[in-house]
């Protein structure tokens, strides 16, 4: 150099004929215990990689770009 694939919350990931962004860790309150661990409840947490573009409406279609991963060579 060229081709595929990822990029979504602190972490690991879901969400796909476009239609209201979600779990499970972790965090944090609370129950329960003499403490505490577990174990339940509840709550916090996002510019969906950057910029543009289509559309009433984009995490999802288009175009450039940035970074990782792989694979030709």
């Nucleotide at each position: 150099a060229c081709a595929a694939g990822c990029g979504u919350a602190g972490c690991u990931c879901a969400a796909u004929u476009g239609g209201c962004a979600g779990a499970g860790c972790a965090g944090c309150a609370g129950u329960c215990u003499c403490c505490a661990a577990a174990a339940c409840u509840g709550c916090c947490g996002g510019u969906u990689g950057c910029a543009g573009g289509u559309u009433c409406a984009a995490c999802c279609c288009c175009u450039g770009c940035c970074g990782c991963u792989u694979g030709u060579g």

Record summary: Transfer RNA from a Chloroflexota bacterium, 73 nucleotides, folded computationally. NCBI's taxonomy places the organism under Bacteria, Bacillati, Chloroflexota. Model confidence (mean pLDDT): 82 of 100. It matches the Rfam family "tRNA". From the family's description: Transfer RNA (tRNA) molecules are approximately 80 nucleotides in length.